c-di-GMP-I riboswitch aptamer from a Deltaproteobacteria bacterium, 80 nucleotides, folded computationally.
The sequence was found by an Rfam model in a public genome assembly.
Its Rfam family is "c-di-GMP-I riboswitch aptamer". Rfam's curators write: GEMM was predicted in a large-scale screen for bacterial structured RNA regulatory elements. The literature on the family includes a 2008 paper in Science by Sudarsan et al., "Riboswitches in Eubacteria Sense the Second Messenger Cyclic Di-GMP".

[in-house]
RNA sequence: UAAUCGAACGGGCAAACCUCGAGUAAUCGGGGGACGCAAAACCACGAUCCCUGAAACAAAAGGGAAGUCGGGUUACCGAA
Numbered sequence: 001u002a003a004u005c006g007a008a009c010g011g012g013c014a015a016a017c018c019u020c021g022a023g024u025a026a027u028c029g030g031g032g033g034a035c036g037c038a039a040a041a042c043c044a045c046g047a048u049c050c051c052u053g054a055a056a057c058a059a060a061a062g063g064g065a066a067g068u069c070g071g072g073u074u075a076c077c078g079a080a
Stems, first nucleotide, its partner, number of pairs: 005078002012037002017032006035067001041073003045070003048065005
């Protein structure tokens, strides 16, 4: 110095809920708010789940979730 790992320091993000707005919806964005998170930063490639499809059972197709999992990329700090 780098990898693995995750004590400390400095910090970072922000669940539910409330409110305003967008959307058929899932859900997303702004403000408040903290359940938690060592990648809770980013990516829709695979799986899964959710919405539309749909009057009923389904399918194609389209959309969403990165705080569902796997995978990929990048990153602060420096103890054991």